RNA sequence: ACCUGUAAAGGGCAAACCUCGGGCGACCGGGGGGCGCAAAGCCUGGAGACUCUUUGAGUCCGUCCGGCUACCAAG
Numbered sequence: 001a002c003c004u005g006u007a008a009a010g011g012g013c014a015a016a017c018c019u020c021g022g023g024c025g026a027c028c029g030g031g032g033g034g035c036g037c038a039a040a041g042c043c044u045g046g047a048g049a050c051u052c053u054u055u056g057a058g059u060c061c062g063u064c065c066g067g068c069u070a071c072c073a074a075g
Base pairs, nucleotide, nucleotide: 003075004073005072012037013036017032018031019030020029021028022027035062041068042067043066045065046064047063048060049059050058051057052056
């Protein structure tokens, strides 16, 4: 460095729900909360689902695949 993620250590993120705010909406952001996650970090490239002011424009990366990056080191 690469594979791997089951051990350890330091930790990290944060589902449902509640609350405040934004949005027509899917949903998003702040606070609480903790179902879970070894990429539950980032990117709509491919698909899928969902929404609408519907023949187009959006939303979800914690739906799957893919790409990029990253802590640790029992193996």